RNA sequence: GCCCGGGUGCUGGAACUGGUAGACAGGAUGGACUCAAAAUCCAUUGGGGGUGACCCCGUGAGAGUUCAAGUCUCUCCCCGGGCA
Numbered sequence: 001g002c003c004c005g006g007g008u009g010c011u012g013g014a015a016c017u018g019g020u021a022g023a024c025a026g027g028a029u030g031g032a033c034u035c036a037a038a039a040u041c042c043a044u045u046g047g048g049g050g051u052g053a054c055c056c057c058g059u060g061a062g063a064g065u066u067c068a069a070g071u072c073u074c075u076c077c078c079c080g081g082g083c084a
Base pairs, nucleotide, nucleotide: 001083002082003081004080005079006078007077010026011025012024019067027045028044029043030042031041032040046057047056048055049054060076061075062074063073064072
């Protein structure tokens, strides 16, 4: 230099042909149980706003296509692999 795969909450990892994101698991926090703890069980867990129902923003960065983009296109950054 060329080719391929990937980058999503705190972490791993889903989201099927574009249909409006965070399933599931771990961790964390709060609670139940216990004399206490462990184990187990329940709830919550991206950011901001609202008394609330809800609303806005967010998928490495930027731009484009589209009614609609994590998903498609382009440029760039980063990680892994292959070739030279």

A computed fold for an 84-nucleotide RNA from a Minisyncoccia bacterium, annotated as transfer RNA. Its Rfam family is "tRNA". Rfam links the family to the GO term triplet codon-amino acid adaptor activity. The RNAcentral record of the sequence draws on ENA. The prediction has a mean pLDDT of 80.